[in-house]
Context: one part of a larger RNA
């Protein structure tokens, strides 16, 4: 840009892709069949394997802005208690988010139309013959059904509703995020819990400093302490102020 007004929903499905995988035991049954070894078909369950999708409650990974120990130097006059750097100096640990190797599911069933193949009726050709005429069964294949997508399917569908003009509506700015390379895509903008602070809780380190008290001292106690990213719920403290822009029509 179209889709002959402009908008916001919410849909149908032309059509397109993706899936289709199988093992092993169990019962049926030691039947049916076999002289005997030995052994099913049909039909019912159980639990694997690879593929595969989704998600973090487990169980691990990570997790350079979370706590903790510590070596070594500089440096905050000195102790003490800290801060820079050394690969995040090294190391133990780990929220949230992201992950498999972690967990849940998935390929199920059914249906139509066949294929080889099996068959019923049944002539030419008084017989016979699944065929000619007619009518069945039959497969992980086609066709649907089962996931995703999909009206530029220019064949541009369909429903509802809004707005008749300072219009509905969108957008421009600002707070963000279950979104993100940026555009986009969701929330939210004072009639506000949008992010950010506080506050409480959760999770995480593991018991800060100063001081008391015990030690001669290392230290150890008083002490579930201190201190914390991302999480959860309140809370208007702080920033989403004011506003500005497009849109506005055809037939009779």
């Nucleotide at each position: 840009c179209g889709c002959a007004a402009g908008a916001a929903a919410u849909u149908u499905g032309a059509g397109u892709g993706g899936a289709u995988c199988u093992g092993a035991c169990u019962c049926u049954a030691g039947u049916a069949c076999g002289a005997g070894a030995g052994g099913a078909c049909c039909g019912a369950g159980u639990u694997g394997g690879a593929c595969u999708a989704a998600c973090c409650g487990c169980u691990g990974g990570u997790g350079u802005a979370u706590c903790u120990g510590u070596u070594g130097u500089u440096c905050c006059g000195c102790c003490a208690g800290g801060a820079g750097c050394a690969u995040u100096g090294c190391a133990g640990a780990g929220u949230a988010g992201c992950u498999a190797u972690g967990u849940u599911g998935g390929g199920a069933a059914g249906g139509g139309a066949u294929a080889a193949g099996c068959g019923c009726u049944g002539a030419a050709a008084g017989c016979a013959u699944a065929u000619a005429a007619g009518c069945g069964c039959g497969a992980a294949a086609c066709c649907c059904a089962c996931c995703a997508c999909a009206a530029g399917a220019u064949g541009a569908g369909a429903u509802u509703u809004c707005u008749u003009u300072u219009a509905a509506g969108g957008g421009u700015c600002g707070u963000c995020a279950g979104a993100g390379a940026c555009g986009a895509u969701g929330a939210c903008g004072u009639u506000g819990a949008u992010a950010g602070g506080u506050c409480a809780c959760a999770g995480g380190u593991g018991u800060a400093a100063a001081g008391g008290c015990a030690g001669u001292a290392a230290u150890g106690u008083c002490a579930u302490a201190g201190c914390c990213g991302a999480g959860u719920g309140a809370u208007a403290c702080u920033a989403a102020u004011u506003a500005c822009c497009c849109a506005u029509a055809a037939a009779u």
Model confidence (mean pLDDT): 87 of 100. Large-subunit ribosomal RNA, domain VI from a Flavobacteriaceae bacterium, 252 nucleotides, folded computationally. The full RNA is in RNAcentral, with records from ENA. NCBI's taxonomy places the organism under Bacteria, Pseudomonadati, Flavobacteriia, Flavobacteriales, Flavobacteriaceae. Its Rfam family is "Bacterial large subunit ribosomal RNA". Its Rfam clan is "LSU clan".